A computed fold for an 88-nucleotide RNA, annotated as c-di-GMP-I riboswitch aptamer. It was read from a public genome assembly, where an Rfam model found it.

């Protein structure tokens, strides 16, 4: 440096759910909690993908409804990038 994650060490993260707060929502943060994770570290302005639609646009209608749109989110979807331990 590259490949791999069978066993082990130091350890790390924390899904669902619950409570509180923020938000129009998706979702986020904190505490509890562990389904899992060898990158479940970081990156949403390399890119693809997914979710949401306050607002805006269009159409219908007039207290609203339908459709579309990310500039809002998701890194625990793929991806990019850095890295611990062990083995080869």
């Nucleotide at each position: 440096a590259u490949a791999u994650g069978u066993a082990a060490a130091u350890g790390g993260c924390a899904a669902a759910c619950u409570u509180a707060u923020u938000g129009a929502a998706a979702a986020a943060u904190a505490a509890g909690g562990a389904c899992g994770c060898a990158a479940a570290g970081c990156u949403a302005u390399a890119g693809g993908g997914u979710c949401u639609a306050c607002a805006c646009a269009u159409g219908a209608g007039c207290u609203u409804c339908a459709u579309g749109u990310a500039c809002g989110a998701c890194a625990g979807c793929c991806a990019g990038u850095u890295g611990c331990c062990a083995u080869a």